This is a predicted structure of a 96-nucleotide RNA (Glycine riboswitch aptamer) from Qipengyuania sp. XHP0207. The source organism's lineage runs through Bacteria, Pseudomonadati, Pseudomonadota, Sphingomonadales and Qipengyuania. Its Rfam family is "Glycine riboswitch aptamer". Rfam links the family to the GO term glycine biosynthetic process.
RNA sequence: CAGGCAUGCACGGGAGAGCGUGCGGGGCUUCGUCUCCGUGCCGCCGAAGGAGCAACCGCCCCGGAAACUCUCAGGCCAAGGGACCGUGCAGGCCAU
Repeated sequence: CAGGCAUGCACGGGAGAGCGUGCGGGGCUUCGUCUCCGUGCCGCCGAAGGAGCAACCGCCCCGGAAACUCUCAGGCCAAGGGACCGUGCAGGCCAU
């Protein structure tokens, strides 16, 4: 001088699936076949988190391990959230 790994922060990108229906409560120049909130039921989604399988890593043990599978949790206008990706900064570790 150049490199790799994970973490934190900032910025940018970032999918899917219901404006279903019952009940309760609220709002209003409009009292409605309106609208908002909560909740039950039905349907649905897969990219917080969680669980399962195991290609693979590892001599063995121990261990790790997907965007696959499940849908417990979460979500189903928008907003928010969002795995993951990129850039910058910070300190840490590894290697040369």